[in-house]
RNA sequence: GCCCCCGUAGCUCAGGCGGAUAGAGCGACUCCCUUCUAAGGAGUAGGCCACAGGUUCGAGUCCUGUCGGGGGCG
Numbered sequence: 001g002c003c004c005c006c007g008u009a010g011c012u013c014a015g016g017c018g019g020a021u022a023g024a025g026c027g028a029c030u031c032c033c034u035u036c037u038a039a040g041g042a043g044u045a046g047g048c049c050a051c052a053g054g055u056u057c058g059a060g061u062c063c064u065g066u067c068g069g070g071g072g073c074g
Base pairs, nucleotide, nucleotide: 001073002072003071004070005069006068007067010026011025012024013023019057028044029043030042031041032040050066051065052064053063054062
């Protein structure tokens, strides 16, 4: 330098055939239980989906560029 994959909650990821309120597990917090802790049960908060444009009535999803991470080739 060229090619491919990934970027979504504090962490690991799903959603990738565009459509209504963006989800799961773990973690955090509150309550219950317990003499206390752990375990268990119930609940709550936390995201403008890496950034900027474009297409569209409508974009996490499609297109382009940039940035970051990983891999391959030279």